The RNA shown here (transfer RNA) has 71 nucleotides and comes from Flavisolibacter sp. It matches the Rfam family "tRNA". Gene Ontology term of the family: triplet codon-amino acid adaptor activity. By type it is a transfer RNA. RNAcentral records the identical sequence in 2 taxa. The organism belongs to Flavisolibacter, within Bacteria. The RNAcentral record of the sequence draws on ENA and MGnify.

Formats: sequence, structure tokens, C1' cells
RNA sequence: GGAUGAAUCGCUUAAUGGAAAAGCAGGUCCCUUCUAAGGAUCAGAUGAAAGUUCGACUCUUUCUUCAUCCU
Repeated sequence: GGAUGAAUCGCUUAAUGGAAAAGCAGGUCCCUUCUAAGGAUCAGAUGAAAGUUCGACUCUUUCUUCAUCCU
């Protein structure tokens, strides 16, 4: 220098263009003599910027970071 892939709550993963789901972790309450376990409930995220579309996590382009391969 070139090619490919990935980026989603604190962590690990979903979501075939109709608008973000789950587990663990966290807060509150219940239960328990206390803890653990269990139950209810709450909050929390689409790497950045443009474009296409009635509508974008999803499609296109550029950039950033990471990984792999070639030279």
C1' cells in the first nucleotide's frame, strides 16, 4: 500500500426495511430471624457523519477503532 470481517445498555448475545429483545450485573420493593436463593418492578445501548427510502441496527459512501490475510 491492497483485501476481508467486526463495532448494539457495565458484560455476553439477538433483531431478513415497519422502529431495539433477552441473560448476567445494577436500583427499589416483597419473601427470609439474617445471608444466599426466589418473586415483582424500574433504569440503562445501535462507533461518527452523510445518502437512499414513506420508514434504516439493517441498504450505499466516507471516516475512526480492532482483528485477520496478501504485498